[in-house]
The part of an RNA shown here (small-subunit ribosomal RNA, central domain) has 349 nucleotides and comes from Olea europaea. Its mean pLDDT, the model's own confidence on a scale to 100, is 86. The RNAcentral record of the full RNA draws on SILVA. NCBI's taxonomy places the organism under Eukaryota, Euphyllophyta, Lamiales, Oleeae, Olea.
Context: one part of a larger RNA
RNA sequence: UUGGGCGUAAAGCAUCUAUAGGUGGCUUUUUAAGUCCAUCGUCAAAUCCCAGGGCUCAACCCUAGACAGGCGGUAAAACUACCAAGUCGGAGUAUAGUAGGGGUAAAAAGAAUUUUCGAUGGAGCGGUAAAAUGCUUAGAGAUCAGAAAGAACACCAAUGGUGAAAGCACUCUGCUGGUCCGACACUGACACUGAGAAAUGAAAGCUAGGGGAGCGAAUGAGAUUAGAUACCUCAGUAGUCCUAGCCGUAAACGAUAGAUACUACGCACUGUGCGUAUCGACCCGUACAGUGCUAUAGCUAAAGCAUUAAGUAUGCUGCCUAGAGAGUAUGUUCGCAAGAAUGAAACUC
Repeated sequence: UUGGGCGUAAAGCAUCUAUAGGUGGCUUUUUAAGUCCAUCGUCAAAUCCCAGGGCUCAACCCUAGACAGGCGGUAAAACUACCAAGUCGGAGUAUAGUAGGGGUAAAAAGAAUUUUCGAUGGAGCGGUAAAAUGCUUAGAGAUCAGAAAGAACACCAAUGGUGAAAGCACUCUGCUGGUCCGACACUGACACUGAGAAAUGAAAGCUAGGGGAGCGAAUGAGAUUAGAUACCUCAGUAGUCCUAGCCGUAAACGAUAGAUACUACGCACUGUGCGUAUCGACCCGUACAGUGCUAUAGCUAAAGCAUUAAGUAUGCUGCCUAGAGAGUAUGUUCGCAAGAAUGAAACUC
């Protein structure tokens, strides 16, 4: 390379938008580039292959013959492509609505915690398996009243909702993105995927300026222990929070890329519509969209997956090829740095 794979064995990019490229609904027409039953010409001889024959065999020599393929012509028009026209089922626009912790900016609320001021009161408090460090007659802890600060939003809360993912939850308001459903119009294949590229991207970390209640790497102290650079306890800096930038990584997981079509039931929940029912709502039935459970066929090494596929197919893309060395070295790009991305080989089994 041919081939085989990617949930758990090596392997789906963290996610999305989109360029080139690849692939692409239905009907009719044109052309004949691809395609193609057939057919004609040609591709010198020798060589190669193969059948027969001749040198005593062989090398060698002689005779006959291709298959396949290339180029050119004739012929065909089903499929791909091209030309032209049409169509509504894919896709989209407009419209009537629903649901939602979707995003962003601003405002305001309550509980708790800590600190502080005042009052009451007078000896312990705190902490643990047990203790001690620690706080406390300079009045702690406890109780009551006032004030301040920062961070997070109990119950509702769910197998629930929403977003591309990361993620998103007290309440209200402004601006704003997307999904879904219904009916009737409109455009008429405008689609799918997507190398490179752009954008977003938890936590930690970095730069500058704020803020700092609680928690809390580092650090100090007390215990435990043979030791204890830990687990437990008392303190506590960075950080955690905000603004403006950077970083670009996670078991960024459904360890499952995204799109389309098809393939048994049953049960539950969410959104919307219709029917039924009713005074009305619920209930019941049904359709579409989503979220789950169970399970047949099928698949799988198995456990399991099973209309939300890991089933049956198609098109596109990323990735894998024994272990270790190694996500290392080197080079390059990016970054303030930390590092990130790309990424070997020798040796060895």